[in-house]
Context: one part of a larger RNA
RNA sequence: GCUCGAACGCUGGCGGCAUGGUUAAAACAUGCAAGUCGAAGGAGAAGCCCCUUCGGGGUGUGGACACUGGCGAAAGGGCGAGGAAUACAUUCGAACGUGCCCCGAGGUGGGGAAUAGCGGCGGGAAACUGCCGGUAAUACCCCAUAUGCUCUCCGGAGGAAAGGUUUACCGCCUUGGGAGCGGCGAAUGUCCUAUCAGGUUGUUGGUGAGGUAACGGCUCACCAAGCCGAAGACGGGUAGCGGGUGUGAGAGCAUGACCCGCCGCAUCGGAACUGAGACACUGUCCGGACUCCUACGGGAGGCUGCAGUAACGAAUCUUCCGCAAUGCACGCAAGUGUGACGGAGCAAUGCCGCGUGCGGGAUGAAGCGGCUCCGCCGUGUAAACCGCUGUCAGGUUCCAGAAAGAACUGAUCAGAACCAGAGGAAGGGCCGGCUAAUCUCGUGCCAGCAGCCGCGGUAAUACGAGAGGCCCGAGCGUUGAGC
Numbered sequence: 001g002c003u004c005g006a007a008c009g010c011u012g013g014c015g016g017c018a019u020g021g022u023u024a025a026a027a028c029a030u031g032c033a034a035g036u037c038g039a040a041g042g043a044g045a046a047g048c049c050c051c052u053u054c055g056g057g058g059u060g061u062g063g064a065c066a067c068u069g070g071c072g073a074a075a076g077g078g079c080g081a082g083g084a085a086u087a088c089a090u091u092c093g094a095a096c097g098u099g100c101c102c103c104g105a106g107g108u109g110g111g112g113a114a115u116a117g118c119g120g121c122g123g124g125a126a127a128c129u130g131c132c133g134g135u136a137a138u139a140c141c142c143c144a145u146a147u148g149c150u151c152u153c154c155g156g157a158g159g160a161a162a163g164g165u166u167u168a169c170c171g172c173c174u175u176g177g178g179a180g181c182g183g184c185g186a187a188u189g190u191c192c193u194a195u196c197a198g199g200u201u202g203u204u205g206g207u208g209a210g211g212u213a214a215c216g217g218c219u220c221a222c223c224a225a226g227c228c229g230a231a232g233a234c235g236g237g238u239a240g241c242g243g244g245u246g247u248g249a250g251a252g253c254a255u256g257a258c259c260c261g262c263c264g265c266a267u268c269g270g271a272a273c274u275g276a277g278a279c280a281c282u283g284u285c286c287g288g289a290c291u292c293c294u295a296c297g298g299g300a301g302g303c304u305g306c307a308g309u310a311a312c313g314a315a316u317c318u319u320c321c322g323c324a325a326u327g328c329a330c331g332c333a334a335g336u337g338u339g340a341c342g343g344a345g346c347a348a349u350g351c352c353g354c355g356u357g358c359g360g361g362a363u364g365a366a367g368c369g370g371c372u373c374c375g376c377c378g379u380g381u382a383a384a385c386c387g388c389u390g391u392c393a394g395g396u397u398c399c400a401g402a403a404a405g406a407a408c409u410g411a412u413c414a415g416a417a418c419c420a421g422a423g424g425a426a427g428g429g430c431c432g433g434c435u436a437a438u439c440u441c442g443u444g445c446c447a448g449c450a451g452c453c454g455c456g457g458u459a460a461u462a463c464g465a466g467a468g469g470c471c472c473g474a475g476c477g478u479u480g481a482g483c
Stems, first nucleotide, its partner, number of pairs: 001483004006479005013354006019347002021312001027309002030307003035071003040068002047061002049058003078265003087190007096182003101178008109143004118133006149158003163170003191237003198228003203225008240262004244255004267288005290301004318344001320343003326340001327338004357388004367379005392424001394419005401413002427472005432453003438467005448455002
C1' cells in the first nucleotide's frame, strides 16, 4: 500500500447491487418447510333440490375428512462434525445398474381368493388397538401364450401384462438401442511431526465356493508366506477438497465466507426394510443421553430447513408477502403443493452512484483568535442581503415494462407528467520527524501522549484547550488477520 463474512469508537441524508451466527455439529417453545392424482378403486358427510303423514324419505345434485392403490417423498434446502484417503482434482480404464424421457420389435387371453374403508360389539387416561360380519380396484394370486429374454449337458427347461376416460388419447407387459445419471478400478498430485522406526494375520498371493447390479479377501474353506517401509510405512496432530479468492511485476505466500462441482453428516451409536435409486434430515427397528405427557399401567420427541427463542460470544437480521416469474413433484388437463425460488423488511457490513445547493454580494459587519496593540491581521465571499435552479426527500395523477405476441394472470419493483419549495441532509482523524498541515494559553517528568524514534522536570509546534490549517468525506479512525 492493498484486502476482510469483520468488530469497536465518534458521526450519519438518499438510492442501486451484494453480503449478514466465523463462537456451542450445545439445547430448542410456536408456526410453516412434500405432496399430488376422482381419467386406478369402493364408499360417501354437510349443503342444495324434490316429496312428506313433519317422524322422515329420494337410482336427484353435490362433493369434504378419511381409506385402498399409483407416482413422488433418495430431488430441492442446511451444515462441515468426521475424514490425510473407501475423499478431492486431472488423465485413463473394464466387470456393471438405471424409475421418469427418446427410438425400434412384439404382446395386452382366461380365472380366483382376500383386505382396508364400512357396519356391529368392545379395550385404553392417551398413544393406539382387539373380535365378528362384509366389499372394490391399475392391490394380490393362479392358468394360458412367448417376437425377443434367462439358464442349458444343446435334448430341453423357465418366466408377463391392467385397465381408465372417452373416440381419441393416457396407460400396462416382454425385449433391443440411446440420452442423461450413477456404482467400481488405476496412475499422478494434495498440511505438520522421527522427542512416532518398524508395521501387518484376512494380513499378501493362489485354488474353490458364496455374495453383489458388477470386478475384487468383499466373505468363507484350504494352501503358500507373503505385503508395506528413511522416496518416511505405522503412529500422533491438524484439516472438508476443487473451480476460485486476497496479495504480489512474477515466482510465490495465504486462504476456501457468498456462487458452482464433488464428498461427508442429520441428537449419539448400530441395523436392515421398502424401492429404479437410501442403509434414507422432517421413514422403520434396537441401544444410550436428554426433554416432555401420564389416570403410574404406558407413551411422545429430534430446527446442521425458513423465521424465531435462550445460551455462548467482540459479533451477525423479520416468528414478513407471494406462488405473478423460474424450477421441481403429481395430474390428460384445469390445477394443487413448494420457507426451493421471486420479493419486501432490518444492519453504512461492503462496493458503486447522487446530494447536502448555484450565481452575485466588502458596511471586508459582529463574535472569536493573533500581533510590532490610539491601530492592524486571520476566520472571509464565509455570513447577512439580492437573484436562480429543482437532483434527493415530500405530495397529486397516470400506467408502457418484468406477462412467456388471442385473452387472462404482478407478491413486488420499475416508468412518465405535474405541484410546492433552499427548505429536511457533515462529520471524523491528524498538524515533532517518517508525513500533507502551526500559533497562543494552561500544565510543569505531574496530568498525559506514543506505530517507530521518542515528547513532558516553567518559554512544550509532541500533553489538555482555543484559533488556524491539512487529509479523507457519509464516512473517518482504532483493533485484529493475510499478502

Small-subunit ribosomal RNA, 5' domain from an uncultured organism, 483 nucleotides, folded computationally. The full RNA is in RNAcentral, with records from ENA, Greengenes and SILVA.